Overview
The prediction has a mean pLDDT of 81. This is a predicted structure of a 72-nucleotide RNA (transfer RNA) from an uncultured bacterium. The gene name in the source record is trnW.
RNA sequence: GUUUUCGUAGUGCAAUGGAUAGCACGGUUGCCUCCAAAACAACAAAUUCGGGUUCGACUCCCGACGAAAACA
Numbered sequence: 001g002u003u004u005u006c007g008u009a010g011u012g013c014a015a016u017g018g019a020u021a022g023c024a025c026g027g028u029u030g031c032c033u034c035c036a037a038a039a040c041a042a043c044a045a046a047u048u049c050g051g052g053u054u055c056g057a058c059u060c061c062c063g064a065c066g067a068a069a070a071c072a
Stems, first nucleotide, its partner, number of pairs: 001071007010025004018055001027043004048064005
């Protein structure tokens, strides 16, 4: 340099073009306890960016940025 794949909570992953974008771990608060842990309950937290298609986009298309792999 070319091609392909990927980019979603702090981390690891889901989500058939139609839901209030979920799950686990983690975090905070409450509950419990003499204190802590565990258990239980609640809360906060995310679609890389810009455009397009569509009644409707995490999903499809184009471009940019970033990561990985293969080839050179």